[in-house]
C1' cells in the first nucleotide's frame, strides 16, 4: 500500500427495505421459600461515524475508523 470480511443491548448472536430490531444471558420488580439460589410472570437496555439512493434505511450505495484474514 491493495484486496475480502465484518462492526446489532454490559456480553454472545439473529434479522439484508415499511410490520413492536428478535433470542440468550446480565440487570431491575414481583411471585414462590423460613433466607439465598432455582422456578415463573413482568420490565429496562443496542443497529461504529458521516454523506447519497429512495416514498421510506440497521438493511442498498460511497468515504471513514476500528477489528480479522491475505498479496505485496
Nucleotide at each position: 500500500u491493495c484486496c475480502g470480511c465484518g462492526a446489532u443491548a454490559g456480553u454472545a448472536u439473529a434479522g439484508g427495505g415499511g410490520u413492536a430490531a428478535g433470542u440468550a444471558u446480565c440487570c431491575c420488580u414481583g411471585c414462590c421459600u423460613g433466607u439465598c439460589a432455582c422456578g415463573c410472570a413482568g420490565g429496562a437496555g443496542a443497529c461504529c461515524c458521516g454523506g447519497g439512493u429512495u416514498c421510506g434505511a440497521a438493511u442498498c450505495c460511497c468515504g471513514g475508523u476500528c477489528g480479522c484474514g491475505g498479496a505485496g